[in-house]
RNA sequence: GAAUCAUCCAGAGCAGCUGAGGGAUUUGGCCCGGUGAUGCUGCGGCAACCUGCUUGAUGCAUAUGCAAGAGGCAAGGUGCUAAGUCCAACGGGUAACCGGCAGAUGAUAA
Numbered sequence: 001g002a003a004u005c006a007u008c009c010a011g012a013g014c015a016g017c018u019g020a021g022g023g024a025u026u027u028g029g030c031c032c033g034g035u036g037a038u039g040c041u042g043c044g045g046c047a048a049c050c051u052g053c054u055u056g057a058u059g060c061a062u063a064u065g066c067a068a069g070a071g072g073c074a075a076g077g078u079g080c081u082a083a084g085u086c087c088a089a090c091g092g093g094u095a096a097c098c099g100g101c102a103g104a105u106g107a108u109a110a
Base pairs, nucleotide, nucleotide: 003108004107005106006105007104008103013043014042015041016040017039021032022031023030026089027088028087029086044081045080046079049077050076051074052073053072054071055070058067059066060065061064085102090099091098092097
């Protein structure tokens, strides 16, 4: 980088260095930004995909174990920490909204 699956209207910021752009990409909006963007680092936080522990209707084996689904706790591996993935774009719909494309994150296998 490509593939498959799941999730994406919730949540969570300070400091140091940097110094003008940034919000993935294109277009159009809208917004953030020298009262310091972006990036990096430190510390904190959020969440619970993987992970660990545990409960256990039920099932299986059996006499106390195992197991998928589900619940609870923790926070080791990731991730995230302005605005719905900032909004729209393509299809359907009066609209709300639904679906798709693209993207992000995780897990899996090669």

SAM riboswitch aptamer (S box leader) from Veillonella sp., 110 nucleotides, folded computationally. It matches the Rfam family "SAM riboswitch aptamer (S box leader)". Its family is annotated with regulation of gene expression in the Gene Ontology. Rfam's curators write: The SAM riboswitch is found upstream of a number of genes which code for proteins involved in methionine or cysteine biosynthesis in Gram-positive bacteria. The source organism's lineage runs through Bacteria, Bacillati, Veillonellales, Veillonellaceae and Veillonella. The RNAcentral record of the sequence draws on Ribocentre. Model confidence (mean pLDDT): 80 of 100.